This is a predicted structure of a 75-nucleotide RNA (transfer RNA) from an Actinomycetes bacterium.
RNA sequence: CGGGGAGUGGCGCAGCGGCAGCGUACCUGGUUUGGGACCAGGGGGUCGGGGGUUCAAAUCCCCCCUCCCCGACCA
Numbered sequence: 001c002g003g004g005g006a007g008u009g010g011c012g013c014a015g016c017g018g019c020a021g022c023g024u025a026c027c028u029g030g031u032u033u034g035g036g037a038c039c040a041g042g043g044g045g046u047c048g049g050g051g052g053u054u055c056a057a058a059u060c061c062c063c064c065c066u067c068c069c070c071g072a073c074c075a
Stems, first nucleotide, its partner, number of pairs: 001071007010024004018055001026042006048064005
């Protein structure tokens, strides 16, 4: 430098035009002597950044950033 993939709650991921979710973690309460476990309830995101298309964008288009894989080049 070229090609491909990924970026979404703390962590791991789903969702790929029409109300942002699941598991786990966290908080509160209950059961338990306590820990753990189980049950019930709750909080937490402006979807990597910017712009565009659209009535409507996490989702489509363009540019940029970061990470991973493959290839090329230089030494």

The coordinates come from a structure-prediction model, not an experiment, and the mean pLDDT is 83. It matches the Rfam family "tRNA". Its family is annotated with triplet codon-amino acid adaptor activity in the Gene Ontology. Rfam's curators write: Transfer RNA (tRNA) molecules are approximately 80 nucleotides in length. By type it is a transfer RNA.